A computed fold for a 1747-nucleotide part of an RNA from a Planctomycetota bacterium, annotated as large-subunit ribosomal RNA, half A. Its mean pLDDT, the model's own confidence on a scale to 100, is 81. It was read from a public genome assembly.
[in-house]
Context: one part of a larger RNA
RNA sequence: GGUGCAUGGCGGAUGCCUUGGCGCCAGGAGGCGAUGAAGGGCGCGGCUAGCUGCGAUAAGCCUCGGGGAGCUGCUAAGCGAGCUACGAUCCGAGGAUUUCCGAAUGGGGAAACCCGGCAGGGGUGAUGCUCUGUCACCCAUACCUGAAUACAUAGGGUAUGGGGGCCAACGCAGGGAACUGAAACAUCUCAGUACCUGCAGGAAAGGAAAGCGAAGCGACUUCCUCAGUAGCGGCGAGCGAAAGGGAAAGAGCCCAAACCAGGUACGUGUAAGGCCACAACCGUUGCGUAUUUGGGGUCGUGGGAAUGUCUGUCUUCCUCUUGUGGGGGGGGGCGAAAGUUACAAAGGUCGGUUUUAGCCGAAUUGUUCUGGAAAGUUCAGCCACAGCGGGUGAUAGCCCCGUAGGCGAAAGAACUCGACCCUUUCGAUGACAUCUCCCAAGUAAGGCCAGCGCCGUGGAAGCUGGUCUGAAUUCGGGCGGUCCACCGUCUAAGGCUAAGUACUACCUGGCGACCGAUAGCGAACCAGUAGCGUGAGCGAAAAUGGUGAAAAGAACCCCUGUUAGGGGAGUGAAAAGAACCUGAAACCAUGUACCUACAAGCAGUGGGAGGGCUAUGCCCCGUAAGGGGAAUGCCUGACCGCGUGCCUUUUGCAUAAUGAGCCCGGGAGUUACUGCGUAUGGCAAGGUUAAGGAGUUCAGCUCUGGAGCCGAAGCGAAAGCGAGUGCAAAAUGUGCGAUUUGAGUCAUGCGUAGUAGACCCGAAAGCGAGUGAUCUAACCAUGGGCAGGUUGAAGGGGAUGUAAGAGUCCUUGGAAGACCGAACCCGUCUAGGUUGAAAACUGGUGGGAUGACCUGUGGUUAGGAGUAAAAAGCUAAUCGAACUCGCAGAUAUCUGGUUCUCCCCGAAACAGCUUUCGGGCUGGCGUCAUGCCACUAUCCGACGGGGGUAGAGAUACUGAUUGGGGCUGGGGGGCUACCCGCCUACCCUUCUCAACCAAACUCCGAAUACCGUCGCGAACUAGCAUGGCAGUUAGACUAUGGGGGAUAAGCUUCAUAGUCGAAAGGGAAACAGCCCAGACCGCCGGUUAAGGUCCCCAAGCGCAGACUAAGUGCAUAAGGAAGUUGGAGUGCUAAGACAGCUGGGAUGUUGGCUUAGAAGCAGCCAUCAUUUAAAAAGUGCGUAAUAGCUUACCAGUCGAGCAUUCCUGCGCCGAUAAUGAACGGGACUCAAGUCUGUCACCGAAACCGCGGAGUCACAAAGGCCUGGUGCCUUGUGAUUGGUAGGGGAGCGUUCCACAUCAGGUUGAAGGUUGACCGCAAGGACAACUGGACGAAGUGGAAGUGAUUAUCCGGGCAUGAGUAGCGAUAAAGGGAGUGAGAAUCUCCCUCGCCGUAAACCUAAGGUUUCCUGGGGAAGGCAAUUCCGCCCAGGGUUAGUCGGAACCUAAGACGAGGCCGAAAGGCGUAGUCGAUGGACAAUGCGUUAAUAUUCGUAUACCACUCUCUGUGCGCUUGAGUUGCAGGGGGGACGGAGUCACAAAAGCCUACCGGCGGUUAGAAAUGCCGGGUUAAGCCUGAGGGAGGCAAGUAGGUAAAUCCGCUUGCGGAAUCCCAGGGGUGAUGACGAGACCAUUUACGUUGUCGAAGUGGCCAGCGUGGCUUCCAAGAAAAUCCUCGGUGACGAGUGCAUUGAGUGUCCGUACUAAAACUGACACAGGUAGGUGAGGAGAGCAUCCUAAGGCGCUC
Repeated sequence: GGUGCAUGGCGGAUGCCUUGGCGCCAGGAGGCGAUGAAGGGCGCGGCUAGCUGCGAUAAGCCUCGGGGAGCUGCUAAGCGAGCUACGAUCCGAGGAUUUCCGAAUGGGGAAACCCGGCAGGGGUGAUGCUCUGUCACCCAUACCUGAAUACAUAGGGUAUGGGGGCCAACGCAGGGAACUGAAACAUCUCAGUACCUGCAGGAAAGGAAAGCGAAGCGACUUCCUCAGUAGCGGCGAGCGAAAGGGAAAGAGCCCAAACCAGGUACGUGUAAGGCCACAACCGUUGCGUAUUUGGGGUCGUGGGAAUGUCUGUCUUCCUCUUGUGGGGGGGGGCGAAAGUUACAAAGGUCGGUUUUAGCCGAAUUGUUCUGGAAAGUUCAGCCACAGCGGGUGAUAGCCCCGUAGGCGAAAGAACUCGACCCUUUCGAUGACAUCUCCCAAGUAAGGCCAGCGCCGUGGAAGCUGGUCUGAAUUCGGGCGGUCCACCGUCUAAGGCUAAGUACUACCUGGCGACCGAUAGCGAACCAGUAGCGUGAGCGAAAAUGGUGAAAAGAACCCCUGUUAGGGGAGUGAAAAGAACCUGAAACCAUGUACCUACAAGCAGUGGGAGGGCUAUGCCCCGUAAGGGGAAUGCCUGACCGCGUGCCUUUUGCAUAAUGAGCCCGGGAGUUACUGCGUAUGGCAAGGUUAAGGAGUUCAGCUCUGGAGCCGAAGCGAAAGCGAGUGCAAAAUGUGCGAUUUGAGUCAUGCGUAGUAGACCCGAAAGCGAGUGAUCUAACCAUGGGCAGGUUGAAGGGGAUGUAAGAGUCCUUGGAAGACCGAACCCGUCUAGGUUGAAAACUGGUGGGAUGACCUGUGGUUAGGAGUAAAAAGCUAAUCGAACUCGCAGAUAUCUGGUUCUCCCCGAAACAGCUUUCGGGCUGGCGUCAUGCCACUAUCCGACGGGGGUAGAGAUACUGAUUGGGGCUGGGGGGCUACCCGCCUACCCUUCUCAACCAAACUCCGAAUACCGUCGCGAACUAGCAUGGCAGUUAGACUAUGGGGGAUAAGCUUCAUAGUCGAAAGGGAAACAGCCCAGACCGCCGGUUAAGGUCCCCAAGCGCAGACUAAGUGCAUAAGGAAGUUGGAGUGCUAAGACAGCUGGGAUGUUGGCUUAGAAGCAGCCAUCAUUUAAAAAGUGCGUAAUAGCUUACCAGUCGAGCAUUCCUGCGCCGAUAAUGAACGGGACUCAAGUCUGUCACCGAAACCGCGGAGUCACAAAGGCCUGGUGCCUUGUGAUUGGUAGGGGAGCGUUCCACAUCAGGUUGAAGGUUGACCGCAAGGACAACUGGACGAAGUGGAAGUGAUUAUCCGGGCAUGAGUAGCGAUAAAGGGAGUGAGAAUCUCCCUCGCCGUAAACCUAAGGUUUCCUGGGGAAGGCAAUUCCGCCCAGGGUUAGUCGGAACCUAAGACGAGGCCGAAAGGCGUAGUCGAUGGACAAUGCGUUAAUAUUCGUAUACCACUCUCUGUGCGCUUGAGUUGCAGGGGGGACGGAGUCACAAAAGCCUACCGGCGGUUAGAAAUGCCGGGUUAAGCCUGAGGGAGGCAAGUAGGUAAAUCCGCUUGCGGAAUCCCAGGGGUGAUGACGAGACCAUUUACGUUGUCGAAGUGGCCAGCGUGGCUUCCAAGAAAAUCCUCGGUGACGAGUGCAUUGAGUGUCCGUACUAAAACUGACACAGGUAGGUGAGGAGAGCAUCCUAAGGCGCUC
């Protein structure tokens, strides 16, 4: 180190539980708000942090009711103090109070704050201060007032009423997308959806036909149906009615007009008229027009008016100018009807019901047993209109709360029912007739353009709108889908209207085959919290949801620095011990058994020696309990055989292709509707209900409901006809049907499709509405900053020069997008950094640095938009279109993932089409069901066919093609040239001979293949049809036949076959595709295949015969070679071959030519002859040429084969690459190589045998039942590899029913372990743990099964005790404290910064400040320490900053203008500092504050007052308004000069030190040498003063302006100085006391002078062009309105003076996620050297950067 076991830790799964959720049903309620809401801020408790409650009357106050004994809310106990039978706490109803913000409303504003006016009150001598009330805007109404402008109006004012804002869904309306779908996209779709906006109600909307559509119906709305129909539609995708029928509910009305009457105005004008007749009388009457009020009237069988005719309750009275008569009208009684949602309209009383608190409510505190506990068990009993449910120490009808059933309200609310009061109407009108009148006008309709409807412009009616035109009045008008006629139907251009319908933030009750802490809401818990973000917005986790019946929560003791932790003791049934029920796994340990240190790898598996152990088994003993034993069982496992994980994707993966660190939990084909199919069930020529209704045990059902749907009849385009019908003039024709042969329909399960997100996760994007300019870009307003040095433009002056110039020189001057260079800004190059110190920095080096410069504060511009000296840069670490939320689960022909088991079958990678090629559709191939079938399909055999391939061929075509021969003809060339001609190694061609080629040649022509026929053939072979469901359409290699390529490719593309794919086993060393062979399971049985048999390694170092010598075997070619075997030839050879040796190898001749020479041997020609045994006019070497050597050839010697050619077997060379690597290794040579033959053997999951399982078929018999094509058993035969995929059968999980179930504290679920059972998924049993539930069975319903999605959450590993511990400015020593000290405190020494790393201070932060205590966490380690934790303390203002003052950019904005809405702009005005205005300084003091406290000395405003003085008292002092006039405030850059502050340095002077050393030195060294505001002065500087006139300053002016004159004194302002302030303060230091020390307190206190330098400030001047805020405070001027008796100035004294900020911090406190090397405006900023704020060193001061 490994495996096993045991025991622990860590961790928080599992089980059980539920406080919380989710869904639904019923009822209620459907709003709250200026009487101040919703929602908040801040407060309120004796002690109080949060929650809850409440509001200065503050966990509450009052009244009424309920209730009845304790109470003062919760976390949350305690201490303290109280209340309560005179009824508390508590519950309900009503009332009171109700701070501040918020519509927010007196004005303002950065919400919870600031500042006011008026009236009244408190307080003061008075101001200041304070309390209560009131004061917004808009609209309506009424009234008052009132401009230009006469009446009037606009405007103003007052009063009363209303509005404003919030809230979940539902509603109506104004606007209105895109993704998406159409496999692209534009009409179309998504969709009038999302979203924005306005407004309303408890509902809204709609609504009583100018309707529908052919039947007649009779408002609207909603449901079912009609119907996915009619239709619309790139007639694509898709969209999609209505009438009618069945239901719910049910309700109808009012105006305009005609006409009548009244009022008003005008006109007419003495006439008409006044009910009739007569008489009298009246006459602003009458009539007409306009307007207004009342009556009248409201309809489509048209209605109404008017007129006429007819008709009409009771009674009495009055009246119509008078009288009489007639006629007409009105009132009252009585009767009738209706009514508060429309049709008219207010209420009241009583009763009832419901509701907002409550009350009564039966029956065992029985017995036995167990137990900690009884409700369990046992034995008995009782109640029940109550056995719903919950609790109680386990499971309770009878213990408690409740439940069934009853009862109950002072007060409030709601309801509608009833009654009465009340209100209204009617008693008349109705009928008939018609010359007349009325019946909704910029309307209907039409043209053009749109929208809506099913209707997309279409033949397009209808409705609505914009625009231009523009009617009629009942004898009218609209409509009936263009239009016309007829016929019918309705009556527009005005309005109201319940119910049925939609929704649920909220209240109450109930229910659930809903969840049970990773689930269920995001939230069971103090969650819309913590946290993130500028913001809109996003948004958790649960230190634990669970101790226990009860805290009985562990007294006491011990260890320890322990408030940590642990050990005892004690409690309890049990430690369950608070990090607490159960307590799995990863992971980490400890102990133990075995193994492991010469050994080799997917880590297992098969075998297995050895060691250890003994069970759910076995044996033995024992009655039992129990004990013992062994190996065959369990653990381990040396050694041996075999063996390259899983998933996905692929032709193919160990692959070095994808994914996963491990474990636990979560995690993906669902649901609705509609089709198709199948199974089952019901009924059947029929089947079935939908909405709705009723009933009921109140929970699901039952009954009803026949509208409608499907089927029972078809044919036709249709009219139509009909067992037929269409075609046709017709049919004895033909198409489709009927008959023969009748089955549908409804429901449920399953399979599948469509529509929906549709199996899950995943975009880049599009669109809508909002949020952002704290980053950055640009701009606007207002402020600020730039050490020092250099050059020396224009202009000026001078000199020179010129006629004058020009010019030149000197000087002055101080310009510049000038130069050098800090701050500041930028970021060139380089190095580092790159899991950083830093999500852009650091070091060095650089660029700009008076400018187009940099910077602070406030503001403006924004998403197809801004801004941009332009890079598509920047717009909050995001930019070729920000961010947030929504549409939204967009879409994804793409990738990934997709969860239990067994059984049967089993593909494809092909064709056609395709904006198609990695996708689809149809076919092919698979499966399942049903039907048919043996005369079928396949194979074999026979026979019959057509073909034009392989092959072959060439006077058989087309074409290609080589050579020879002769030769015809033509052309070219040459010769000749007058012609005839001639030649030709040229080109073509004819003829002929020989040869030869073809995929697109064929005179020919197979084998196969294919088709057909036949067969008493084979085959347990399977086909065919219809339907359901697929998958596949990336293929790979090998062999053969081809194409492409190079007769290359592990290449590509076809064809035929095989294998792989989807196939394991054996062989080929290893090796998908090759060879053998197709794995149901088991066997320590047998036989074989391919291939093997020396060892590795099973079987022959077998046999017979050959070959090979190369380790060939155990890689390769052209080519090469006396390797060797076998064979076939030819030649020579005993007349002597071949080779060797010996000898010869001659002569003409040096052949001729050539040549300098050429003699065999440079070259050319010839190559004869002679001698000979033989010898070339020479084979090679050689020479200048000869010579020489040699060969051929001959002879001798030798003595038997020699030479050569071809074929053939096996070998050799050719043969060079990177680790040794070309038999698998060892090794092998008459083989263990090669060839031939032969006999054995081995060898696989093949075949056989035995046993077992499944499937199919058959058979027969038996059994069973629900009697069938059923199930079980048996036999025989066959069969069982399998991816995609089809089919079948099961296991398990959660919940439900049976169920008031078996079982269960004598121990459920869950957990751990075990050697048992099942083919498997899985299932028992036992022990331990655990401590309350809970199987099995039969059915049902699903959030139903996970090693994999770079999955999600948590836990735990690994890396790894590794990197790192954040500027290398630096530490060392001593002492102290403490359990403990590198780090804390103190002291000494050392180091670092010092235009900072010091100090002040804006923003920002918000207690970090100070003191005491602490040490868990934070601090990159430690810590006694801290910016950490706990407790307590701390911020003091008339003068500082801000508000009560002002205005800039800009913002808001009464009225107003504009705009679909939202809203935009903007006047008056109101806000708004970064600017203007404005009164205090020195010293001291605290642990922590100080211009704030103290002290000293000042100043400002206001009130009253003292004194003096002026003015005034109605001839109007003064105050105030008119935001009046004028001045002033009031302004640039650069340069330069003068005075000259602070600061600094030196110094007179003062105090102290100091006598001797290497030296100097008493003129030495050290320290000090300071003082404000205010007031006075003001010789310096500046401004201007006085008088007169005056036309301008919107009126006036004494003011301003302008003009003129005088004047430079006085006056006013001011920097600095001087005096005073100050006999003060400060001050080195000394002394006393105290203290361990630091220190503290007290007393005293010297000198305090002059100079140098001098950048603040003030003032002056010069110059330049880009020409450089506003308003108020303040001064002055007059006019006018109101109030009005005192008041102005100076002075004295006394008073008043509000609110906010004030601590700390300037980087460890801000901004960067951090105690982060970054960033952060302004001021002070000393000394030496130096030009200097550079740089170096130092002072004061601060630090040494937390390992």